[in-house]
Molecule: TPP riboswitch aptamer (THI element)
Organism: Phycisphaerales bacterium UBA1161
Formats: sequence, C1' cells, structure tokens
RNA sequence: UUCAUUCGCUAGGGGUGAUCGCCGCUGGAAUCGGCGAUCUGAGAAUACACCCUUGCACCUGAUCCGGGUGAUGCCGGCGUAGGGAAGCGAACUGCCUACCUG
Repeated sequence: UUCAUUCGCUAGGGGUGAUCGCCGCUGGAAUCGGCGAUCUGAGAAUACACCCUUGCACCUGAUCCGGGUGAUGCCGGCGUAGGGAAGCGAACUGCCUACCUG
C1' cells in the first nucleotide's frame, strides 16, 4: 500500500406472513378488531429489536411454475432476470515494493 475477513462508529435501506381457538362486532355469518396458541424464519408490527448497505437484506415479475403442508411469500424454480441503501476507522492475516541488519 492492496485484498479478504472480523469488529466498531456515523448515516441509510428493509420485512412483519399462515392457520386454529376464544372474545368483541352482527338477527346469524363472512370481513374486521383484541387476546392466546401453533408453523416457518435472524426477525411475524414497534423495538433504542432483527437483517442488510453494491448486492444471497428486500422489492418486482407474481393472483407465476413444480413439490409439499392443517395452512402460508413452507421448500425449490424463476435467478448469471429487472430494481435495490456507503462512508470512515480499528484489529488480524496474506501478498507486493523499498530500506536497514546478518
């Protein structure tokens, strides 16, 4: 000095679904709201949380395709797709160059 990794600071980006039960609402349901349970996940709506910041966050295509599930954006494909938010500092390691010593 450069690259990678990890960490930190500042700033910024992002998602929050599915099903069931009870209650409320209603003439009765559905919808919706509240509470609880279960499923996947880092996170399932508010928390000085979690994830992400040049792309494996996330969004779009998508009321998509295949598989599976009690059900789902559950899994896979699509996907080398189209979009998508960055700077600084530290540590460690490796490499290169220059100099010094042997």